Predicted 3D model of a 477-nucleotide part of an RNA (small-subunit ribosomal RNA, 3' major domain) from an uncultured marine bacterium. The RNAcentral record of the full RNA draws on ENA and SILVA. The coordinates come from a structure-prediction model, not an experiment, and the mean pLDDT is 85.

[in-house]
Context: one part of a larger RNA
RNA sequence: UGACGGGGGCCCGCACAAGCGGUGGAGUAUGUGGUUUAAUUCGACGCAACGCGCAGAACCUUACCUGGAUUUGACAUCCUCGGAACCUCGCUGAAAGGCGAGGGUGCUCGCAAGAGAACCGAGUGACAGGUGCUGCAUGGCUGUCGUCAGCUCGUGUCGUGAGAUGUUGGGUUAAGUCCCGCAACGAGCGCAACCCUUGUCCUUAGUUGCCAUCAUUAAGUUGGGCACUCUAAGGAGACUGCCGGUGUCAAACCGGAGGAAGGUGGGGAUGACGUCAAGUCCUCAUGGCCCUUAUAUCCAGGGCUACACACGUACUACAAUGGCGAUCACAAACCGUUGCAAACCCGCGAGGGGGAGCCAAUCGGAAAAAAGUCGCCUCAGUUCAGAUUGCAGUCUGCAACUCGACUGCAUGAAGGCGGAAUCGCUAGUAAUCGCAGAUCAGCAAGCUGCGGUGAAUACGUUCCCGGGCCUUGUACA
Numbered sequence: 001u002g003a004c005g006g007g008g009g010c011c012c013g014c015a016c017a018a019g020c021g022g023u024g025g026a027g028u029a030u031g032u033g034g035u036u037u038a039a040u041u042c043g044a045c046g047c048a049a050c051g052c053g054c055a056g057a058a059c060c061u062u063a064c065c066u067g068g069a070u071u072u073g074a075c076a077u078c079c080u081c082g083g084a085a086c087c088u089c090g091c092u093g094a095a096a097g098g099c100g101a102g103g104g105u106g107c108u109c110g111c112a113a114g115a116g117a118a119c120c121g122a123g124u125g126a127c128a129g130g131u132g133c134u135g136c137a138u139g140g141c142u143g144u145c146g147u148c149a150g151c152u153c154g155u156g157u158c159g160u161g162a163g164a165u166g167u168u169g170g171g172u173u174a175a176g177u178c179c180c181g182c183a184a185c186g187a188g189c190g191c192a193a194c195c196c197u198u199g200u201c202c203u204u205a206g207u208u209g210c211c212a213u214c215a216u217u218a219a220g221u222u223g224g225g226c227a228c229u230c231u232a233a234g235g236a237g238a239c240u241g242c243c244g245g246u247g248u249c250a251a252a253c254c255g256g257a258g259g260a261a262g263g264u265g266g267g268g269a270u271g272a273c274g275u276c277a278a279g280u281c282c283u284c285a286u287g288g289c290c291c292u293u294a295u296a297u298c299c300a301g302g303g304c305u306a307c308a309c310a311c312g313u314a315c316u317a318c319a320a321u322g323g324c325g326a327u328c329a330c331a332a333a334c335c336g337u338u339g340c341a342a343a344c345c346c347g348c349g350a351g352g353g354g355g356a357g358c359c360a361a362u363c364g365g366a367a368a369a370a371a372g373u374c375g376c377c378u379c380a381g382u383u384c385a386g387a388u389u390g391c392a393g394u395c396u397g398c399a400a401c402u403c404g405a406c407u408g409c410a411u412g413a414a415g416g417c418g419g420a421a422u423c424g425c426u427a428g429u430a431a432u433c434g435c436a437g438a439u440c441a442g443c444a445a446g447c448u449g450c451g452g453u454g455a456a457u458a459c460g461u462u463c464c465c466g467g468g469c470c471u472u473g474u475a476c477a
Stems, first nucleotide, its partner, number of pairs: 001477002003474003007471007015461002019425005026316008034307002042053002064302007073127001077126002079123005086103007107116003129291002132289003138285002140280003143276001145274001150189006156165003169180003195268004200236007209226002214223002239262001242256005318418001322377006334365003339358002344353003384415001389410007431453007
């Protein structure tokens, strides 16, 4: 100087408390451990591994296993020889591949012979190739402490020196934020602001919106108009600016006015010096080591989907604030031409036929759902719940046996609100309801977004956990 203390002081955080809803019990989905297996590819392991890499394993992916094949190779550059490329067919085979037959000539230079470019085949060796090992050799990227308020430097001063001071102290703040004081005076990286979005208004602009005004219609449908809504560009607006009080005449805090918004308005992006030899050699790059008729490459099938069990994360429930039937409103965001697909017809339905319109504020996906209204059910393993299983189907795709999703009929399991323990959340939040997107032929209870309805509680900081500053002890570095 740090680190640590079941030392002290001060202060924060959904850390506790106060509340609301869960997990832990059930069934299923998914990841993991374990076990099994020819293989169940590999990585990730307290927080910070376990719906994680995987934003989508039937083949492919795919790295694993079994079997069948290849050896200058699936891919790159160079050399020699031959042929343009390319197309078609036969035999064999699970395919890859192997064997064979036929068709067919282009471009540039050149009178021609021929040469060249590109591509294909054969050969030779330099080489290719490796998701093989080492993340404890590395770059890059990422997680975490933590959006915590810290981490340092120059000069000066003090100390023999390590080092200290500044950065401590008194106030204050979300903040090393600001003020005052002080052997310090300044500065840098962080904080804040500048950026995006949302909340109010104005201007500009009207193939969206409006009857606001006039006419018209089944309908903003059409004429007409941009006032309003909206859209998207620019601007205004909030700064403790104003008033009162407290305060050290300070910083600041408390209350108020005006205002759409008030003291960082809400949300996002943004992550200092560093820590964990944290994670990743399987994104990529890369040192070293290793394989080179195989640890490389191609193909078919299988596996990653196994199942006595254990754990994590979710979904659906156990019902009456509910279930069912009928009726009936109101979103936002997003996507669409190898695409989205309307009307209409067929089917109980998944879906099929059909193809208008739309490169989309114009057409389509699109029905929002919970909510509201009316009716039935009356506390029961039920008109709750839907697992499981049988049969019959639909769609995608070369192909749904291993191993897809969905539909109809039948079947109806566990489940009566869950032990010890444990998680999230402070407001448009929790809870609850649906919608969309990426990936994607098909496949979502996962993920990422979007809006609808919309709470309760916070006395307080003694205690648990994590963190910041000062101080103290130490046989630790």